[in-house]
Annotation:
Small-subunit ribosomal RNA, central domain from an uncultured organism, 347 nucleotides, folded computationally.

Context: one part of a larger RNA
């Protein structure tokens, strides 16, 4: 170099773009670099294989004869793959027409409901728990009626639904704006696929300024509970949670399952659109998403056209536990801390 693998034993980057490399439909014909043949040369010596031989044998030596990958030249095939030429349309983009959606950025607004604050009723408790107590009320609480503020976060609709690459994304209207899906088959004419480093995104927490702060609530205070209670229960309660703007950059980031592409029985439901049919039922198609299930697949649990089946290409990553998601080093970071990542030692 070379093996096996990676859904749950070790192992798929959290996810996108995308140069550099790798790999790449259809057909003619041109080249002969790659490949292929044979031919020259080269291809020390020792080894290697044959044959003979010397140490009693071998093993070791000794002679001889062969073969030898790799190189190099010229000559010859031309299927593949390369190169450059045309040409082609099914991959791919593009039109055209049609429609779905909590996709993304802004700006505005609606109702419910906690809290607070003013008024009116009204009187002695409320709250809260297993059962209490802190707690809050005669300064008039809780309940209730009406009016005010203000800040989140959007019941029913709702879904086994849907968008979105991933994080995710749910009241309503406006404006900006990606991005899938169907049908036509009109246009470019392989413009693709992946994709080392690199670049964007990235929940939740967290860090800077500034703003807001109604609920909730780490820390933190008090009431219980218990031997203790540093908890789980209770009453309060700051950070935070929410805006701007700039960092961090991590997840059980999970389908624990990388993208792409071809092939490989069905059955059922449900979203979105097209053909049929009558604008019905079906039924026949494409795109997503769900359940069963056959072949195969698989240790076995189960996967099974949304593969964990059969294949190609490309990238990631794996190689006994622990030490170790460390320790040093370098990178980043305002810190916290991230990313890359050993060893002694030791089972």
């Nucleotide at each position: 170099c070379u093996g096996g693998g990676c859904g749950u034993a070790a192992a798929g980057c959290g996810c996108c773009u995308g140069c550099a490399g790798g790999c790449g439909g259809u057909c003619a014909g041109g080249u002969a670099a790659g490949u292929c043949g044979g031919u020259u040369g080269u291809g020390a010596a020792a080894g290697c294989c044959c044959c003979g031989u010397g140490c009693u044998c071998a093993a070791c030596g000794c002679g001889g004869g062969g073969a030898g990958g790799c190189c190099a030249a010229g000559c010859g095939a031309u299927a593949c793959u390369g190169c450059g030429u045309g040409a082609c349309u099914u991959g791919a983009g593009g039109g055209c027409g049609g429609a779905a959606g909590a996709g993304g950025g802004g700006a505005g607004u609606g109702g419910a409901a906690u809290u607070c604050c003013c008024g009116g009723u009204g009187u002695a408790g409320c709250g809260g728990u297993a059962a209490a107590a802190u707690g809050c009320g005669c300064a008039g609480a809780u309940a209730u009626c009406g009016g005010g503020a203000g800040g989140a976060a959007c019941a029913c609709c709702a879904g086994u639904g849907g968008c979105g690459a991933a994080g995710g994304c749910g009241g309503c209207u406006c404006c900006c704006u990606g991005g899938a899906c169907c049908g036509c088959a009109c246009c470019u004419g392989a413009c693709g696929c992946u994709c080392a480093g690199a670049g964007g995104c990235g929940a939740a927490g967290g860090c800077u300024a500034g703003g807001g702060g109604a609920g909730c609530g780490a820390a933190c205070a008090g009431g219980a509970u218990u031997a203790g209670a540093g908890a789980c229960c209770c009453u309060g309660g700051u950070a935070g949670u929410c805006c701007u703007a700039g960092c961090c950059c991590u997840a059980a980031a999970c389908g624990c399952u990388g993208g792409a592409u071809g092939c490989u029985a069905g059955g059922u439901g449900u979203a979105g659109g097209g053909c049929u049919g009558a604008u019905g039922a079906g039924g026949c198609u494409c795109u997503g998403u769900g359940c069963c299930g056959g072949a195969g697949c698989g240790a076995a649990c189960g996967c099974g056209a949304u593969a964990a089946g059969c294949a190609u290409c490309c990238c990631g990553c794996c190689u006994g536990g622990g030490a170790a998601c460390u320790a040093c080093g370098g990178c980043c970071g305002c810190a916290a801390g991230g990313c890359u990542a050993a060893a002694a030692c030791u089972c």